Predicted 3D model of a 72-nucleotide RNA (transfer RNA) from Corynascus novoguineensis.

[in-house]
């Protein structure tokens, strides 16, 4: 220094225009003599930043940061 892939609730991931979802785990209930398990509810995301294009962006373009991998 080229090039590729990733960056999304505490953890792992989905979502690729009409605007956030699963799974663990956390609260709070409910079953039970009680505890796990099961069931029910809830809370938690400036969607890496910054600029654009769009009537609208987590996603489309440009940049930048940053993690891993090729290559030289």
């Nucleotide at each position: 220094a080229g090039c590729g892939a990733g960056c999304u609730g505490g953890c792992g991931c989905a979502g690729g225009g009409g605007a956030a979802g699963c799974g663990c785990g956390c609260c709070g209930g409910g079953c039970u003599c009680a505890u796990a398990a099961c069931c029910c509810g809830g809370a938690g995301g400036u969607c890496a930043c910054u600029c654009g294009a769009u009537c609208g962006a987590a996603a489309c373009g440009a940049g930048u940061g940053c993690u891993c991998g090729c290559u030289a």

NCBI's taxonomy places the organism under Eukaryota, Sordariomycetes, Sordariomycetidae, Chaetomiaceae, Corynascus.
RNAcentral holds the sequence, with entries from ENA.
Rfam family: tRNA. It is annotated as a transfer RNA.